[in-house]
RNA sequence: GGGCACUUGGCGCAGUGGUAGCGCGCUUCGUUCACAUCGAAGAGGUCACAGGUCCGAAUCCUGUAGUGCCCA
Numbered sequence: 001g002g003g004c005a006c007u008u009g010g011c012g013c014a015g016u017g018g019u020a021g022c023g024c025g026c027u028u029c030g031u032u033c034a035c036a037u038c039g040a041a042g043a044g045g046u047c048a049c050a051g052g053u054c055c056g057a058a059u060c061c062u063g064u065a066g067u068g069c070c071c072a
Base pairs, nucleotide, nucleotide: 001071002070003069004068005067006066007065010024011023012022013021018055026042027041028040029039030038048064049063050062051061052060
């Protein structure tokens, strides 16, 4: 220098055009003498950034940045 993949709550991931979800973790309540387990409720995400297409974009297109792999 070229090619490919990935970027979504604190962590790991799903969601491939129509109001963003799951598991773990966190908070509160219940249960317990207490802890754990279990049950219920809740908080937490401008979907890496910018632009474009579309009635509508996490999703499609372009560029930029970061990370990983391959080639030179």

Predicted 3D model of a 72-nucleotide RNA (transfer RNA) from Candidatus Nealsonbacteria bacterium RIFCSPLOWO2_01_FULL_43_32. Taxonomically the source falls in Candidatus Nealsoniibacteriota (Bacteria, Bacteria candidate phyla).